[in-house]
C1' cells in the first nucleotide's frame, strides 16, 4: 500500500579557522571541526582526536528541505 524505513540523483541553503612567513620549490609555526576515518559508550553523537581534509575567491562540505528513482513494510 493514495507507499513508511532505506539508498541514489538533481535543486536550493550551507559553519569555522593566517589571501600566515619565504625570492621560490621545498620548508616552518599558528589555527579549524561540517567529507571520509579513529576513539569511547551498554549503545551512539553535531561529544572528541585531527590521520587525511581545510584557514581569500573558486571547489568540497555535515545537515535541513523539496522534486524523481529504487525499494516495499525491513517501520
Nucleotide at each position: 500500500u493514495u507507499g513508511a524505513a532505506g539508498a541514489a540523483u538533481u535543486c536550493a541553503a550551507g559553519a569555522g579557522a593566517g589571501a600566515c612567513u619565504g625570492u621560490g620549490a621545498a620548508a616552518g609555526c599558528a589555527c579549524c571541526g561540517a567529507a571520509g576515518g579513529g576513539g569511547a559508550u551498554a549503545g551512539a553523537a553535531a561529544c572528541u582526536c585531527u590521520c587525511a581534509g581545510g584557514u581569500a575567491a573558486a571547489a568540497g562540505a555535515a545537515u535541513u528541505g523539496a522534486a524523481u528513482u529504487c525499494g516495499g513494510a525491513c517501520g
Glycine riboswitch aptamer from Lachnospiraceae bacterium XBB1006, 75 nucleotides, folded computationally.
RNAcentral holds the sequence, with entries from Rfam.
Rfam family: Glycine riboswitch aptamer. Rfam's curators write: This family represents the bacterial glycine riboswitch.
Lineage of the source: Bacteria > Bacillati > Bacillota > Lachnospirales > Lachnospiraceae.